[in-house]
Formats: sequence, C1' cells, structure tokens
RNA sequence: AAUCUGUUUCAGGGCGAGGUGAAAGUCCUCACCGGUGGUUAUAGUCCACGAGCUGAAGGGUCUGCGGGAGCAGGCACGGACGCAGAGCAGGCGGGAUUCCUGCACCGACGGUUACAGUCCGGAUGAAAGAAACAAGAA
Repeated sequence: AAUCUGUUUCAGGGCGAGGUGAAAGUCCUCACCGGUGGUUAUAGUCCACGAGCUGAAGGGUCUGCGGGAGCAGGCACGGACGCAGAGCAGGCGGGAUUCCUGCACCGACGGUUACAGUCCGGAUGAAAGAAACAAGAA
C1' cells in the first nucleotide's frame, strides 16, 4: 500500500423566450439538464449498478387455536425474481458507440384549471457509491 471490520461526512442537474388558450414552467417552436462504478482514451444513449414500481424467501413480534409438535391470522422488517429509456455517420489516433465535427434520440411514480426530464409532493427520505478517520490480522 491493498483487503477485512467499525465510525463519521458527503452523495442530481435543468423552462429562459415566443405561440395557442378561460386555463399550460404540462401542448407547439426554440432553449436548458445529465447520478455511481467499469472501459486500451474522458460515456445521459456501451457493460453494470442506484433511484421508481412490484414485493418471493426469511427470521422477528403480537393475537387466537392446540396436551405438544405446530397451525392460522395481524403488524412492522426484509428486498429474491420481475417491470421500466435512448446513437449513428465522419475525423484524429496504436487504441475512443467515451475526444472533435455533424445530425439524432431518451428521461419513474402521485398531483395539477391542460398531457410535466425541468413545477409541487413522497423526500429534512432512501441509495449506487466516494472520501476521511480508527483498531486489529497476515
């Protein structure tokens, strides 16, 4: 130094202009944004992961039944499986779907006077993970 364990801290950005309308940050035109790890070389679009939805096993606890083994039901925890998005062409190079140029594309759930990546809410939440510190072992 790396690994294991513990503690602490941190860990998401973005509607500006115009149009229509009774009403739109939700529609239309333009604009704006891009979590974490990986990679022969820097990634929203490659490979994975997290966030969202779903909620299996499992143990815990309470109640009821039973002589007992146990069974049934409730509650909170738990988080397996599953669901859910998008990139091509050219250039440079040993090497890039990651850089440069051009043209594209994508974005949970609930709410809303009208359909939301950008507003409000769950969320002062959770979390991929990152950093620091501490002790011990070979």
Molecule: FMN riboswitch aptamer (RFN element)